[in-house]
RNA sequence: GGCUUGGGCGGCGCCACGCUCCGAACCUGGUCAGGUCCUGACGGAAGCAGCCAUAAGGGGCCUCUGGCGGGCGCCCAAGCCAUC
Numbered sequence: 001g002g003c004u005u006g007g008g009c010g011g012c013g014c015c016a017c018g019c020u021c022c023g024a025a026c027c028u029g030g031u032c033a034g035g036u037c038c039u040g041a042c043g044g045a046a047g048c049a050g051c052c053a054u055a056a057g058g059g060g061c062c063u064c065u066g067g068c069g070g071g072c073g074c075c076c077a078a079g080c081c082a083u084c
Stems, first nucleotide, its partner, number of pairs: 001081010012069005018061005028053004036045003
């Protein structure tokens, strides 16, 4: 110096976490117009649609974090070969 193997670090790819968006007519929640029911009345009850928030799930985003991967890079060690 070359090759092989191992270790360390880095970077790359994927997944997860995280953030964000979408997202259940009913079997989620909240608020419940209208209407319904109870009441002598006062009032009350349940509650469809709508709206809001979200679950399962899906899209996007990469910074940190974790996991996995590979004859990607660098360093170190060991072995073998070669040179002086």

The RNA shown here (Bacterial small signal recognition particle RNA) has 84 nucleotides and comes from a Coriobacteriales bacterium.
It matches the Rfam family "Bacterial small signal recognition particle RNA". Its Rfam clan is "SRP clan".
Its mean pLDDT, the model's own confidence on a scale to 100, is 80.
A source record names the gene ffs.
Of the family's consensus pairs, 96% are formed in the model.